A computed fold for an 80-nucleotide RNA from a Planctomycetota bacterium, annotated as c-di-GMP-I riboswitch aptamer. The model forms 100% of the base pairs in the Rfam consensus. Model confidence (mean pLDDT): 85 of 100.

[in-house]
This record gives sequence, C1' cells and structure tokens, in this order.
RNA sequence: CCACGAUAAAGGCAAACCAUGCGUAAGCGUGGGACGCAAAGUCAUGGGUCCGUUUCUUAACGGAUCGCCAGACCGCCGAA
Repeated sequence: CCACGAUAAAGGCAAACCAUGCGUAAGCGUGGGACGCAAAGUCAUGGGUCCGUUUCUUAACGGAUCGCCAGACCGCCGAA
C1' cells in the first nucleotide's frame, strides 16, 4: 500500500416512534429517541422501489430514496 474488519480504542451516524415545521404526494428539515451501520460519508451516473402529472401507457416528463444494489469520489482506527 492492497485486502480484511476484534466482544480493541477514540470519535461518528441514527431506523421505528413522538413533537413541530415544509411538501399535492413519495418524502424532507429541526428536537427527542436508538433498530441498526466500517462507509448508514458525498454524488441520483446505471438498475430497483415509491410519488405526481400527461395520458392509455410494456410510455413520456418531473420528483423522492445513496439506511435497496452497483459505479464514481473521499475518509477514521489497526487485532487476527
């Protein structure tokens, strides 16, 4: 360095749910809260899923999700 990922150490993220705000919706922000996560960091690039509109559609367009998978970029620690 690559690979790998401990009942290690330090630090980190935060599902459901609740409150509140935003959005037609999917869903998102903030606070609380932890199911989990070694990329549960970033990017909607490909696929998937979900929502909306047009319409009839095995479609097009717009949107959401990176905590569904892949890809790209970047990154903490160091036992076997």